[in-house]
Record summary
The prediction has a mean pLDDT of 78. Predicted 3D model of an 87-nucleotide RNA (c-di-GMP-I riboswitch aptamer) from Roseateles saccharophilus. Rfam family: c-di-GMP-I riboswitch aptamer. Gene Ontology term of the family: cyclic-di-GMP binding. Rfam's curators write: GEMM was predicted in a large-scale screen for bacterial structured RNA regulatory elements.
RNA sequence: UCAACCCGAGUGCAUACCCGCUGAAAGGCGGGGACGCAAAGCUUCCGGCCUAAAGCGCAGCAGCGCCACGGCAGGAGGGCCGCCGCC
Repeated sequence: UCAACCCGAGUGCAUACCCGCUGAAAGGCGGGGACGCAAAGCUUCCGGCCUAAAGCGCAGCAGCGCCACGGCAGGAGGGCCGCCGCC
């Protein structure tokens, strides 16, 4: 460099959307459904993003502003685990 053969993994997760439940909301859970994902597995340590019930402040008035103790891991970094392969 060329050619051939064998083995293994390939039964994971689940976007949008729909239905039900839950929550003030963001969102979450279950069922359906798959856009995609070697980490689209787990985990809030770090920064980032979302919501604003309660609270505080303003206000001829039912609003406005601030705010996480609430969330997002399919937003990113970190940590832990992790399939197959002759390379």